[in-house]
Background: This is a predicted complex of two RNAs, RNase P RNA and transfer RNA, with 423 nucleotides together. Model confidence (mean pLDDT): 77 of 100. Rfam match: Bacterial RNase P class A. By type it is a ribozyme. Rfam links the family to the GO terms dimeric ribonuclease P complex, ribonuclease P activity and tRNA processing.
RNA sequence: UGGGUCGGCAAGACGGUCGCGGUGAGGAAACUCAACGAGGAACGUCCGGGCUCCAUAGAGCAAAGUGGUGGGUAACACCCACCCGGGGCAACCCGCGAGAUAGUGCAACAGAGAGCAGACCGCCGCGAAAGCGGUAAGGGUGAAACGGUGGGGUAAGAGCCCACCAGCGUUCUAAGUGAUUAGAGCGGCUAGGUAAACCUCGCUUGGAGCAAGAUCAGACAGAGAACGCAUAGGGCGGCUCGUUCUAGUUCUCGGGUAGAUCGCUUGAGCGCAUCGGCAACGGUGCGCCUAGAUAGAUGACCGUCACCUUGCAAAAGGGACAGAACCCGGCGUAACAGCUGGCCCAUCCA
RNA sequence: GCCCUCGUAGCUCAGUGGAUAGAGCAAGAGCCUUCUAAUCUCUUGGUCGCUGGUUCGAUUCCAGCCGAGGGCA
Numbered sequence: 001u002g003g004g005u006c007g008g009c010a011a012g013a014c015g016g017u018c019g020c021g022g023u024g025a026g027g028a029a030a031c032u033c034a035a036c037g038a039g040g041a042a043c044g045u046c047c048g049g050g051c052u053c054c055a056u057a058g059a060g061c062a063a064a065g066u067g068g069u070g071g072g073u074a075a076c077a078c079c080c081a082c083c084c085g086g087g088g089c090a091a092c093c094c095g096c097g098a099g100a101u102a103g104u105g106c107a108a109c110a111g112a113g114a115g116c117a118g119a120c121c122g123c124c125g126c127g128a129a130a131g132c133g134g135u136a137a138g139g140g141u142g143a144a145a146c147g148g149u150g151g152g153g154u155a156a157g158a159g160c161c162c163a164c165c166a167g168c169g170u171u172c173u174a175a176g177u178g179a180u181u182a183g184a185g186c187g188g189c190u191a192g193g194u195a196a197a198c199c200u201c202g203c204u205u206g207g208a209g210c211a212a213g214a215u216c217a218g219a220c221a222g223a224g225a226a227c228g229c230a231u232a233g234g235g236c237g238g239c240u241c242g243u244u245c246u247a248g249u250u251c252u253c254g255g256g257u258a259g260a261u262c263g264c265u266u267g268a269g270c271g272c273a274u275c276g277g278c279a280a281c282g283g284u285g286c287g288c289c290u291a292g293a294u295a296g297a298u299g300a301c302c303g304u305c306a307c308c309u310u311g312c313a314a315a316a317g318g319g320a321c322a323g324a325a326c327c328c329g330g331c332g333u334a335a336c337a338g339c340u341g342g343c344c345c346a347u348c349c350a
Numbered sequence: 351g352c353c354c355u356c357g358u359a360g361c362u363c364a365g366u367g368g369a370u371a372g373a374g375c376a377a378g379a380g381c382c383u384u385c386u387a388a389u390c391u392c393u394u395g396g397u398c399g400c401u402g403g404u405u406c407g408a409u410u411c412c413a414g415c416c417g418a419g420g421g422c423a
Stems, first nucleotide, its partner, number of pairs: 001346009012305007020037002023034004039321001043332002046330005051209004058241004063205005068082005083097001084095004098200002103198002105194002120139002122135005147165006166190001168187008213262004222253006231247005269288008307318004351422007360375004368406001377393004399415005
């Protein structure tokens, strides 16, 4: 200098005018003043929790989720570190990464043969030939054809036998918390794929959701059907038990209300320093308070400067994705124009 | 706020792991007719919503997006 890879920051700044929201202060009121007022994803609603009610959330089956190991966390499908497999020269990236020796299933077409298989060509033996038998070395098909190389052996061949190698099972040793890695012995000579097919194993999971739920005020009209008399029904989303509530329950049609207050924002909170830890993260100290609407505020315009594009200049144009609705932790997706750091590779110069 | 379903030819739908993805209507051409329609024959037409993954193989299975429709409180 060029290319690559992994992160981090920020989401223009300042001032003015008009306007909106809740809060505080003043005022009898109208209103005035003060400080504050969207995001990194507030989004999708894909996971996990807090909170509230149903029982302080119970048992069994079923169902669903999850899946290397160790750690972090309130919890997770998230994060960190490591192991294994795959890709890349490398930095680094990707992996729904348990079990195929519990069992069941699936594999089109092609091919002789597709799951403990098989004889089409070839090779060998017999035979006059047709053909019969042997063979899994060679050819051919396929995504996949039951180890590889060499030697012996044979009619030709073959783990049929032997040596080495790969792989499998098993026993042991060493290192590691562990996944795993390295090595040694023994065995039989070869065991295929698929579990994002059923399934098996381990672990996890009760349900509903702030229109949860609580209080106050207000309104109204009942009718029909089914079941039941100590049982029935609801919480209890599938069943059984258990428990609790109601005394009738369920369904259909009809009628009424849809106001106010709380929940509501101080929280697994944010910033800085320091300590422990490879890291995720945790401990301690100090400081800070930072939206809370209910048809839903957070906007518009002007000026100066900065950024990008066009232009010699004057000047003109541009600024994304998107917007709280009980609150957090993640994941995923969207995104104009930027700033910045580590590492790797190639080339050149010293 | 919480959920569910669907997306395949111009339209309406089949196909739910197996190779060239089908059917009806529509469109085009031909036949017939004096002409038109209908009938009959033939043909065209597909990013299986998009992007990844699993698998030998994906419209189908899994994940994430996009779009449409519906339900409950």